[in-house]
RNA sequence: CUCGAUAACGGCAAACCCAUUGAAAGAUGGGGACGCAAAGCCUACAGCCUAAAGCCGACACCCGUUGGCCAUGGUAGUGUGGUUACCGAAG
Numbered sequence: 001c002u003c004g005a006u007a008a009c010g011g012c013a014a015a016c017c018c019a020u021u022g023a024a025a026g027a028u029g030g031g032g033a034c035g036c037a038a039a040g041c042c043u044a045c046a047g048c049c050u051a052a053a054g055c056c057g058a059c060a061c062c063c064g065u066u067g068g069c070c071a072u073g074g075u076a077g078u079g080u081g082g083u084u085a086c087c088g089a090a091g
Base pairs, nucleotide, nucleotide: 002091003088004087011036012035016031017030018029019028020027021026034077040083041082042081044080045079046078047075048074049073054069055068056067057066058065059064
């Protein structure tokens, strides 16, 4: 350096529940542990989720209802990439 033990010191926390927040997806805090060797951090690319605003259409033609498209909203616990880092058996 690579790599990752039934090692050590420790760490994080899915679902679900409660509260707050958001149009939603989701986020934050508390409880809780399915898992995780970067499940630390960063949306650059791809994927996925959502569709308030915007655009297009249908109905209605005053208010409005509804369908489609769309990220500028999310997801780093989807993958790739970037970046930083604890420990040290075997190879």

About this RNA: The RNA shown here (c-di-GMP-I-GGC riboswitch aptamer) has 91 nucleotides and comes from a Clostridiales bacterium. Of the family's consensus pairs, 91% are formed in the model. Its Rfam family is "c-di-GMP-I-GGC riboswitch aptamer". Rfam links the family to the GO term cyclic-di-GMP binding. It was read from a public genome assembly, where an Rfam model found it.